Background:
Large-subunit ribosomal RNA, domain I from an uncultured Flavobacteriaceae bacterium, 534 nucleotides, folded computationally. It matches the Rfam family "Bacterial large subunit ribosomal RNA". The sequence was found in a public genome assembly.

[in-house]
Context: one part of a larger RNA
RNA sequence: GGCGUAUGGGGAAUGCCUAGGCUCUCAGAGGCGAAGAAGGACGUGAUAAGCUGCGAAAAGCUGCGGGUACGGGCACAUACCGAUUGAUCCGCAGAUAUCCGAAUGGGGCAACCCGGCUGGUUGAAGGCCAGUCACAUCGUAAGAUGGGCGAACCCGGUGAACUGAAACAUCUAAUUAACCGGAGGAGAAGAAAACAAGAGUGAUUCCGCUAGUAGUGGCGAGCGAACGCGGAGUAGCCCAAACCAAUGUUGUUUCGGCAAUAUUGGGGUAGUAGGACCACGCUAUUUGAUGUGAGAUGAAUUAGAAUGCUUUGGAAAGAGCAACCAUAGAGGGUGAUAGUCCCGUAUAAGUAAAGAUCAUUAUUGAUAGUGGUAUCCUGAGUAGCGCGGGGCACGUGAAACCUUGCGUGAAUCUGGCGGGACCAUCCGCUAAGGCUAAAUACUCCUGAGAGACCGAUAGUGAACCAGUACCGUGAGGGAAAGGUGAAAAGAACCCUGAAUAAGGGAGUGAAAUAGAUCCUGAAACCAUACGCUU
Numbered sequence: 001g002g003c004g005u006a007u008g009g010g011g012a013a014u015g016c017c018u019a020g021g022c023u024c025u026c027a028g029a030g031g032c033g034a035a036g037a038a039g040g041a042c043g044u045g046a047u048a049a050g051c052u053g054c055g056a057a058a059a060g061c062u063g064c065g066g067g068u069a070c071g072g073g074c075a076c077a078u079a080c081c082g083a084u085u086g087a088u089c090c091g092c093a094g095a096u097a098u099c100c101g102a103a104u105g106g107g108g109c110a111a112c113c114c115g116g117c118u119g120g121u122u123g124a125a126g127g128c129c130a131g132u133c134a135c136a137u138c139g140u141a142a143g144a145u146g147g148g149c150g151a152a153c154c155c156g157g158u159g160a161a162c163u164g165a166a167a168c169a170u171c172u173a174a175u176u177a178a179c180c181g182g183a184g185g186a187g188a189a190g191a192a193a194a195c196a197a198g199a200g201u202g203a204u205u206c207c208g209c210u211a212g213u214a215g216u217g218g219c220g221a222g223c224g225a226a227c228g229c230g231g232a233g234u235a236g237c238c239c240a241a242a243c244c245a246a247u248g249u250u251g252u253u254u255c256g257g258c259a260a261u262a263u264u265g266g267g268g269u270a271g272u273a274g275g276a277c278c279a280c281g282c283u284a285u286u287u288g289a290u291g292u293g294a295g296a297u298g299a300a301u302u303a304g305a306a307u308g309c310u311u312u313g314g315a316a317a318g319a320g321c322a323a324c325c326a327u328a329g330a331g332g333g334u335g336a337u338a339g340u341c342c343c344g345u346a347u348a349a350g351u352a353a354a355g356a357u358c359a360u361u362a363u364u365g366a367u368a369g370u371g372g373u374a375u376c377c378u379g380a381g382u383a384g385c386g387c388g389g390g391g392c393a394c395g396u397g398a399a400a401c402c403u404u405g406c407g408u409g410a411a412u413c414u415g416g417c418g419g420g421a422c423c424a425u426c427c428g429c430u431a432a433g434g435c436u437a438a439a440u441a442c443u444c445c446u447g448a449g450a451g452a453c454c455g456a457u458a459g460u461g462a463a464c465c466a467g468u469a470c471c472g473u474g475a476g477g478g479a480a481a482g483g484u485g486a487a488a489a490g491a492a493c494c495c496u497g498a499a500u501a502a503g504g505g506a507g508u509g510a511a512a513u514a515g516a517u518c519c520u521g522a523a524a525c526c527a528u529a530c531g532c533u534u
Base pairs, nucleotide, nucleotide: 001533002532003531004530005529006528007527008526009525015519016483017482020454021453022451023450024449025448026447027446028445029443030442031149032148039100040099041098042055043054044053046078047077050074051073061094062093063092064091065090066089070082071081072080105114106113107112115133116132117131118130119129120128121127135146136145137144138143153184154182155181156180157179158178164171168218194201195200205232206231207230208229209228215223216222236435237434238433239379243266244265245264246263247262248261249260250259251258252257271413273378274377275376276375277372278371279370280369286366287365288364289363290362291360292359293358294357297354301349302348303347307322308321309320310319311318323340324339325329331343332342333341384408385407386406387405388404389403390402391401394420415430416429417428418427419426470477471476490518493505494504495503496502
């Protein structure tokens, strides 16, 4: 020096665990904000750096309800307080709520500076205190509304590129990403100027098929319907106008009025055309809101069955023997594995605010018919057409339909539009005003529950004081880090030592090679002892 055995050091893999995550289901909630939000700054404790809570009334104040013996958060300790005259704690409702922030009296380099007016305070104030003072829209005014934040979902506007086409330009990606505006618990759409085809359907939305079909397409890459069928869910309405009336203004007047115009009220809403108008008839039916009464449900909360002995062990819930409960053998905890030890569970009870729903001789609102047809009404810079675009599965194509930047520009029910160029026949519908629940989409958030999901290099970036430390001028990037023990019983006392280091005894404990760098403790690497060997 090598090999082997043994004992250690070192290191933190592995095993076990879970306080945290991930993905869903059901139910709730679906907003907060000038009554000042979200988010912060600064304060606030006997001692107080951090987190949490709270706001100069500051780990808190008041009322009501619950509850019952301890309490003064994480978080030990000492001191000092509070509490059966009911505290702490839980629920509901209030009070207070500095400064910044939409930030809104003006300014500003956020958490700061400086004002006006009214009132108060004072002998007085260039002081202090309270209130108030932004802008926009509506309104005569009083005043009301808006503004900002928020995860996804929804509607609208603006709108790429990488990429694919094995290059690339039409095309694709994609009406996506991104940006902007807006709304709600959903949003959008929606009661046929719709489809269909010789038969019919009857608003919209969503799902399954139709169907990767018909089509479209440098007929490339690709894109990609509808009719119809089956389901989910169902709900229909209101204006404009004709006509009537009132009021105001204007014109005219023979002073009786008449006309025009504006506002308001009545009337009226359809395609088998309907309505006005004229005639007849009539208060029938259905229903909304408000009030009153009842009321399932509903916060904290309450009750809630049933086991002993022996044995092993540090500890029994294990083993053995013998019992019991069960509308409760879900789950968690307890010194190892507990239906009967604890919390619970099944079940039952209670309950403020609120309240689905039901009732009603209450109040108030809406809603209907028959016949006639001379006249009147039925949405105009609209429909249509030309040019240029866009949307429709449809790339200009035979290109209808929808939409519209420019130009042009009708008809009025004997009217008008559509049925994929166009024309005729036939059929369907009634544009140019508006509203509308449900079936559908989503989950920042709350409660309950589940998992052939993870188990600390995994699972969220974050199980731990994490969007922290740290990096960057900044936008932004972004970690590592869990485990003593059943219980601190966390090692009194003694010794070595310079020692408050470290170690050795002693003691605790089942265990200290569980001693705080603490469960288990692999490998690399290092050392010591012994054996063999060069």